[in-house]
RNA sequence: UUCUUAUCGAGAGCGGCGGAGGGAUAGGCCCGAUGAAGCCCGGCAACCGAUUUGUGUACAGCCCUUUAUUUCUGCGCUGCCUGCAAAUGUCAUGGUGCUAAUUCCUACAAUGCCGCAUGGAUGCGGACGUUGGCAGAUGAGAU
Numbered sequence: 001u002u003c004u005u006a007u008c009g010a011g012a013g014c015g016g017c018g019g020a021g022g023g024a025u026a027g028g029c030c031c032g033a034u035g036a037a038g039c040c041c042g043g044c045a046a047c048c049g050a051u052u053u054g055u056g057u058a059c060a061g062c063c064c065u066u067u068a069u070u071u072c073u074g075c076g077c078u079g080c081c082u083g084c085a086a087a088u089g090u091c092a093u094g095g096u097g098c099u100a101a102u103u104c105c106u107a108c109a110a111u112g113c114c115g116c117a118u119g120g121a122u123g124c125g126g127a128c129g130u131u132g133g134c135a136g137a138u139g140a141g142a143u
């Protein structure tokens, strides 16, 4: 750099340094000298990590069956490395991450609703709702 995958409606300071900007992009709307970015400390969370209990239609082994081997079958037996669950199971030494506003909102499409136009099929618009997608962010894995 690119790809895969999970998550993105919860949570987190009246601290120190610092000095004008910040919220990815565009439009909007916000935050900011009652101090922005950034750095440090503190905190939150639990992705990676550790760990407990349970489960069985997942997984492993065995048995049954056969002259023998393999496969298949079975309300069969045993176990729990792997799967799943415990309304967010529990923990927080370590690696990240996060610490205004839903990822601040919308950006593309479908659909519902409302309005307008048309003889109709249908089209257009909306400060609205729902769903999906795009983009982005973060973790883990790969490259």
Base pairs, nucleotide, nucleotide: 002142003141004140005139006138007137008136013041015040016039017038021031022030023029025107026106027105028104042099043098044097047095048094049091050090051089052086053085054084055083059079060078061077062076063074103135108132109131110130111129112128113126114125115124116123117122
Predicted 3D model of a 143-nucleotide RNA (SAM riboswitch aptamer (S box leader)) from Paenibacillus sp. FSL R7-0331. The model forms 97% of the base pairs in the Rfam consensus. The organism belongs to Paenibacillus, within Bacteria. The sequence is in RNAcentral, with records from Rfam and Ribocentre. Model confidence (mean pLDDT): 75 of 100. The same sequence occurs in records of 2 taxa.